[in-house]
RNA sequence: CGCUUAUCCAGAGAGACCGAGGGACCGGCCCGAUGACGUCUCGGCAACCUUUAGGGCGUUUUGCCCUAAAACGGUGCCAAUUCCGGCAGCGAUACUGGAAGAUGAGCG
Numbered sequence: 001c002g003c004u005u006a007u008c009c010a011g012a013g014a015g016a017c018c019g020a021g022g023g024a025c026c027g028g029c030c031c032g033a034u035g036a037c038g039u040c041u042c043g044g045c046a047a048c049c050u051u052u053a054g055g056g057c058g059u060u061u062u063g064c065c066c067u068a069a070a071a072c073g074g075u076g077c078c079a080a081u082u083c084c085g086g087c088a089g090c091g092a093u094a095c096u097g098g099a100a101g102a103u104g105a106g107c108g
Stems, first nucleotide, its partner, number of pairs: 001108008013042005021031003025086004043078003048074002050070008082100001087097003
């Protein structure tokens, strides 16, 4: 970087350093010298990987699924629903689906 798959209306910030843009892209709307974004330290959230218990399915075996609990470790995350929209359906502000993006796991 590409492919497959799951999730994305919940949750969780202080300090130090830096110094002008930042929120992926486009439009909107926001955040930002009362210092954003970023980096570091500490803290936290969550439960994808992980561990334990119970149950179900299948089986020669390896397994797969559901529920509950835990949080040492690997990631991730800690303004705004992925901030909102963008494409399609519909008479439609709404709603539903999709695309794109992000993250995990597996594979190349």
Record summary
The RNA shown here (SAM riboswitch aptamer (S box leader)) has 108 nucleotides and comes from Candidatus Viridilinea halotolerans. Its Rfam family is "SAM riboswitch aptamer (S box leader)". The family has 457 seed sequences and 9,625 matches in Rfam 15.1. Rfam's curators write: The SAM riboswitch is found upstream of a number of genes which code for proteins involved in methionine or cysteine biosynthesis in Gram-positive bacteria. The SAM riboswitch acts at the level of transcription termination control. The predicted structure consists of a complex stem-loop region followed by a single stem loop terminator region. An alternative and mutually exclusive form involves bases in the 3' segment of helix 1 with those in the 5' region of helix 5 to form a structure termed the anti-terminator form. Its mean pLDDT, the model's own confidence on a scale to 100, is 84. It was read from a public genome assembly, where an Rfam model found it.